[in-house]
């Protein structure tokens, strides 16, 4: 001085300054008609880019591909990184009115060039 991400900001108490509470800007979940689905043990279902395939395997996991996603508003070009991880708890499709929740954390992929 940026960057991932909805996660920024502002007020009181406290004196434990990495606590408590109250709102907020952004964001998710449940949930009617109508309209879709034959869908319930191979259980199902959410947030989120993190799916899908093949191969190789000591069966944890490696490797490629392909889709996806991210690098200061945005398009193209090259270039580099990512492709997790947690959560419902038997049960949810859309879904107006309503209704419950989040508002963190972590980090240098600190890039070019054109328009």
């Nucleotide at each position: 001085u940026g960057c991932c991400g909805a996660a920024u900001c502002c007020c009181u108490c406290u004196u434990u300054u990495u606590g408590a509470g109250g709102g907020u800007a952004c964001g998710g979940g449940g949930g009617a008609a109508c309209c879709a689905u034959g869908u319930u043990c191979c259980g199902g279902g959410g947030u989120g880019u993190a799916a899908c395939c093949g191969c190789c395997u000591a069966c944890a996991g490696g490797c490629g591909g392909u889709a996806g996603g991210g690098c200061a508003u945005u398009c193209c070009u090259c270039g580099c990184c990512c492709u997790a991880a947690c959560c419902c708890g038997a049960c949810a499709g859309c879904u107006a009115a309503c209704u419950c929740c989040g508002g963190a954390g972590g980090u240098g992929a600190g890039g070019a060039g054109g328009a």

This is a predicted structure of a 115-nucleotide RNA (c-di-AMP riboswitch aptamer (ydaO/yuaA leader)) from a marine sediment metagenome.
Its Rfam family is "c-di-AMP riboswitch aptamer (ydaO/yuaA leader)". Rfam describes the family as follows. This family represents a conserved RNA structure found upstream of the ydaO and yuaA genes in Bacillus subtilis and related genes in other bacteria.
Model confidence (mean pLDDT): 84 of 100.
Of the family's consensus pairs, 96% are formed in the model.